[in-house]
RNA sequence: GCCAGCUUAGCUCAGCGGUAGAGCAGCUGUUUCGUAAACAGCAGGUCUCGAGUUCAAUUCUCGAAGCUGGCU
Numbered sequence: 001g002c003c004a005g006c007u008u009a010g011c012u013c014a015g016c017g018g019u020a021g022a023g024c025a026g027c028u029g030u031u032u033c034g035u036a037a038a039c040a041g042c043a044g045g046u047c048u049c050g051a052g053u054u055c056a057a058u059u060c061u062c063g064a065a066g067c068u069g070g071c072u
Base pairs, nucleotide, nucleotide: 001071002070003069004068005067006066007065010024011023012022013021018055026042027041028040029039030038048064049063050062051061052060
């Protein structure tokens, strides 16, 4: 330099164009002499950024940035 993939909660990741979710972690409660475990609940998001298409975009298109891999 060229090509491809990825970017969503603190972490690991789902998400067929129509209200953004799970597991773990965190907080509160129940239970226990106490801790852990278990159970119930709560909180946590500018969906990397910009533009376009659309009634409507995390999702489709284009560009930018970052990360990863391949080729040279």